[in-house]
Context: one part of a larger RNA
């Protein structure tokens, strides 16, 4: 892992509250004790004592009153309403280990230095090689030391390098061969060395060349054992069914925030009114300052006219005085803005009459819950960010299955009491996966938009509309003209339509700019506007709608679920069908509750649910009592198509081989699939 066994609300005293029994203004005995039994134990004594029957007050004390106060006052508790006590079940607290297993930890008494620290005493062991300090001995040298050279000599936390000892890399190893090791490599190797026996230090101690390292594979305080079932506002586990009704994720405080108390929400039982409560309508009923607008008040912000007053130039001896492309208060005008503006002002929504139609409350018993989520609207905060966060307020999950959304708690439709191989419809769907229209009808779209996305851009296409030109010839091409004074004047090296500045006029005309553009050093040169002529029916701007296009970039092709699909199977607008669900209906069963009735039974209205409250039953063990089976086979096992709304409960067969059942009542070591449950057993 799996399977079988075990495995978690218990027992005790108190205390409350329900049920149900005795006695009852009383109710009960403890502890001892006598009788009988002697295995439990019956039964009679015992009245101490505790609970009621009287309170109030701190007490003295008074007393249906009492305290306070001078007080016959008020006032607070109290009587005027009499019910309690002792048992048993039963739920609930409290005190005990208190539903079970679970810490790190603390605290006493001991055991350990055979691992390892460190030391004492006492033993023993470093192959070989190198290298050559002092000292000396000879020669040189020196006034005499000094000093130099040759030996000898043989020191050294010296070098190299085996055993010995350490543990530097890296590789393997990693249920290992090995709870730390192999292989290669590598430091120390006469030393602060290495190592045997014996011994000393001991747990808040010790020892440590110091790492919080080591004190028996355990060390920021060993191990044994004991206080001990330490505590655990924490995790997990918590063991048969059905029935009714069903929450919360919120308020206050809280050394409080993943825990509590009390409240609101839940359930059950007593009581109890039709006044009160909820909902719906409804009312020449209320009150408000939100949305919305608005500028009258508070502020804020633009623009324009006027303008006090100010700056700056200039004139003046002084008083002043003038000029401005500078700033500009308050008032006028025009157009905004405001959660902490309001001259206004709503829709809900709150409160109050009416009327209907359900049924409230209060009182005790017993909870869980105070970690909520998303969507929708209406705000804060955030960046008008976030599957973000905070509130309100509605709804779904959570506690809801069922259909729709491909798949998708929180979206849409809809709330599953059971059965039907019936039927109607929601939402959403009807070309094929895939259950229903390849339905009508009238348009659009060509982009596979449909089937992600914005500013912004486009002679895409349809619809509607304003306006200009046009058979006196428009538009859109094609032929020709497109000139003159003049190279317009400045300016400049030059400026001749066309670097720049001014002016922009006439003339000849069918028309033609003192020049649109390109172009030259300046010119030339090409072209526009214009004008005619061919040509012969519309053409040019702009404006609003729909539907399309680009804009469009992400790491495997994948952003209708897919095939596919184009007068759609896309999109707009009316329409006919028809398919869909545990909704609704038939049809038929069970149950709750009310209510009708002696009953049967009927009639209403209900029967999703987690946490949770109630209520009702099944099975296991043993105990009384009855009452049965059983070697013609008992429990246990094992195979079965029976029965029962479930938990479960019969029959038969085979196996096994001696005990077990069924009614009723009571008692409980009473139900397991979970606890990283068990030092139980199998496989």
């Nucleotide at each position: 892992g799996c399977c079988a066994g075990c495995g978690a609300g218990u027992u005790a005293g108190g205390c409350u509250a329900u049920a149900c029994g005795g006695c009852a203004a009383g109710g009960u005995u403890a502890a001892g004790g006598g009788a009988c039994a002697u295995c439990c134990g019956u039964u009679c004594c015992g009245g101490a004592g505790c609970c009621g029957a009287a309170g109030c007050g701190a007490a003295a004390g008074c007393g249906a009153g009492u305290a306070u106060g001078a007080a016959u006052a008020g006032u607070g508790c109290g009587a005027u309403u009499u019910a309690g006590u002792c048992g048993u079940a039963u739920g609930g607290c409290c005190u005990a280990g208190a539903c079970a297993c679970g810490a790190a930890a603390c605290c006493a008494a001991g055991u350990g230095a055979u691992c390892u620290a460190u030391c004492c005493a006492u033993g023993a062991c470093c192959a070989g090689g190198a290298u050559g300090a002092a000292g000396c001995a000879c020669g040189g040298g020196u006034a005499a030391c000094a000093c130099c050279g040759u030996g000898u000599g043989g020191a050294g936390g010296u070098c190299c390098g085996a055993a010995c000892u350490a543990g530097u890399g890296u590789c393997u190893g990693u249920u290992g061969a090995a709870a730390a090791a192999g292989c290669c490599u590598u430091g120390g190797a006469u030393g602060a060395g290495u190592u045997g026996u014996g011994g000393a230090u001991a747990g808040g101690g010790g020892u440590g060349a110091a790492a919080g390292g080591c004190c028996a594979a355990u060390c920021a305080a060993a191990c044994u054992u004991g206080g001990a079932g330490a505590u655990a506002u924490c995790u997990u586990g918590u063991u048969c069914u059905c029935u009714c009704c069903g929450a919360a994720a919120u308020a206050a405080c809280u050394u409080u925030a993943g825990g509590g108390u009390u409240a609101a929400c839940c359930u059950c039982a007593g009581c109890g009114a039709a006044u009160a409560u909820u909902u719906a309508c409804u009312c020449g009923g209320g009150g408000g300052g939100u949305a919305g607008a608005g500028c009258a008040c508070u502020g804020g912000a633009u623009c324009c006219a006027c303008a006090a007053g100010g700056g700056a130039g200039g004139c003046u001896a002084c008083c002043g005085c003038c000029u401005u492309a500078c700033c500009g208060a308050a008032g006028g005008g025009a157009a905004c803005c405001a959660a902490a503006c309001u001259c206004c002002g709503a829709a809900u929504a709150c409160c109050g009459g009416g009327u209907a139609a359900a049924c409230a409350g209060c009182u005790g018993g017993g909870a869980g819950a105070u970690a909520g989520a998303c969507u929708g609207u209406g705000g804060g905060g955030g960046a008008u960010a976030a599957g973000c966060u905070u509130c309100a307020u509605a709804g779904u999950c959570a506690a809801a299955a069922g259909g729709g959304g491909a798949a998708c708690a929180g979206c849409c439709c809809a709330g599953a009491u059971c059965g039907u191989c019936g039927a109607u419809u929601a939402a959403g769907g009807c070309c094929c996966c895939u259950a229903a229209u390849u339905c009508u009808a009238u348009g659009c779209u060509a982009a596979g938009u449909g089937a992600g996305u914005a500013a912004g851009g486009a002679a895409g296409u349809g619809a509607a509309g304003u306006u200009u030109c046009a058979a006196a010839g428009a538009c859109a091409g094609u032929u020709g003209g497109g000139a003159u004074g003049u190279u317009g004047g400045c300016u400049u090296a030059g400026a001749g339509g066309c670097a720049g500045c001014c002016a922009u006029c006439a003339u000849u005309u069918a028309a033609a700019g003192a020049g649109u553009g390109c172009g030259u050093a300046a010119c030339a040169g090409c072209u526009c506007a214009c004008c005619a002529a061919u040509c012969g029916a519309g053409a040019g701007a702009c404006u609003u709608c729909g539907c399309g296009c680009c804009g469009a970039u992400a790491a495997u092709a994948g952003a209708c679920g897919g095939g596919a699909c184009u007068a759609a199977a896309g999109c707009a607008u009316a329409g006919a069908g028809c398919c869909g669900a545990a909704a609704u209906c038939a049809c038929g069963g069970g149950u709750g509750u009310a209510c009708a009735g002696c009953a049967a039974u009927g009639u209403a209205c209900g029967c999703g649910g987690u946490a949770g409250g109630a209520g009702a039953g099944c099975g296991u063990a043993g105990u009384a009592u009855g009452u049965g089976c059983g070697g013609a086979g008992a429990a246990g096992a094992u195979a079965u198509a029976c029965c029962g709304a479930a938990a479960g409960g019969a029959g038969u067969g085979u196996u096994g081989g001696a005990g077990c059942g069924c009614a009723u009542a009571c008692u409980a070591g009473u139900g397991a699939g979970g606890a990283u449950g068990c030092a139980u057993g199998g496989c």